[in-house]
């Protein structure tokens, strides 16, 4: 001081204004008088580290299900951890790297199919490019050698399973549009009553005419509504046990719940940061702000990201 690895943690701060969405009081209007319904105010909470892809695994709802096997998918040293797991820790191999540290689908090629680019004669069937030998020699033939070349591998029980197989082990579907409740008009089911000896229309009553349905009850379905739904494998933080992921335990502490779908605009100050312009310079001025938007819930990869910060190691120079 210069080039690296690796693991966290933030994602502008304040203050106003004016919206939006849920939860809680208040008021005032309305009806069918209630966990009612518009409105008006007023506190108070309101996106993320990936909220994303939906790629793995869980919970949770239906829905199937006696054991067996076949299909079909996944995973594969060895330990360990978890609610599972292809994820995480560990550790061993192995291949990159000076190193910190990466990477890795890591059984089995003596079941059995299949491939092996390029070069080369020949990639696993057998074959002969030079040399060699058979004959002294040259061509052809034969032979298939402890040479040569050619290739990442050359006849060796060859190399490839992230080709296909083959062992071991796992693995029912489907998905909050699940799923339960409550439920209008409207057609259409069922029942039960009354009715061609004229019901109902038909509103005080009666008669006359007209002529085939009428009431009331149930039940499934659909608009529409409400549940699920946000208090949980939670979050913080101490201690304790583990090398570690992890697990125990005390204290604290609640931190969005929309439904065509809110979490937003604009103002001022400050603060980084990029880019421009101006200045010898200190430094001013303008302009801009990474990816990105919860939709039952949680654990994980996996991608996308302006920058800022805090640790802990490694190499290299120089100087003490």
């Nucleotide at each position: 001081g210069g080039a690296g690895u690796u693991g966290g943690c933030c994602a502008g701060a304040c203050a106003g204004u004016c919206g939006c969405u849920g939860u809680u009081g208040g008021c005032g209007c309305c009806c069918u008088u209630g966990u009612g319904g518009c409105g008006c105010g007023a506190a108070u909470a309101g996106a993320g580290g990936a909220a994303a892809g939906u790629c793995c695994g869980g919970g949770c709802u239906c829905c199937a299900c006696a054991g067996g096997g076949u299909a079909g998918g996944g995973u594969g040293g060895c330990g360990g951890c978890u609610a599972a797991c292809g994820a995480c820790c560990g550790u061993c191999c192995g291949c990159c790297g000076c190193g910190a540290g990466g990477c890795g689908a890591g059984c089995a090629a003596u079941a059995g199919g299949g491939c092996c680019a390029c070069a080369g004669a020949g990639a696993c069937g057998a074959g002969u490019c030079c040399g060699c030998u058979g004959u002294a020699g040259c061509a052809u033939c034969a032979g298939g050698c402890g040479g040569g070349g050619u290739g990442a591998a050359a006849c060796g029980c060859g190399g490839c399973a992230a080709c296909c197989u083959g062992c071991a082990c796992c693995c029912g579907g489907a998905g909050c549009a699940a799923c339960a409740c409550c439920a209008a008009a409207u057609a259409g089911g069922c029942a039960a009553g009354c009715g061609u000896u004229g019901a109902c229309g038909u509103g005080a009553c009666c008669c006359a005419c007209c002529g085939a349905g009428c009431u009331u009850g149930c039940g499934g379905g659909u608009a529409g509504g409400u549940g699920g739904c946000u208090a949980g494998a939670g979050c913080g933080u101490g201690c304790g046990g583990g090398u570690a992921a992890c697990c125990g335990u005390g204290c604290g502490u609640c931190g969005a719940g929309a439904g065509g779908a809110a979490u937003g605009a604009c103002u001022g100050u400050c603060a980084c940061g990029a880019a421009u312009g101006c200045g010898c310079a200190a430094g001013c001025a303008u302009u801009c702000g990474a990816c990105a938007g919860a939709a039952c819930c949680c654990g994980g990869c996996u991608u996308a990201u302006c920058g800022g910060u805090c640790g802990a190691c490694u190499c290299c120079c120089a100087c003490u």
The RNA shown here (Bacterial RNase P class A) has 320 nucleotides. It matches the Rfam family "Bacterial RNase P class A". Gene Ontology terms of the family: tRNA processing, ribonuclease P activity and dimeric ribonuclease P complex. Rfam classes the family as a ribozyme. The coordinates come from a structure-prediction model, not an experiment, and the mean pLDDT is 77.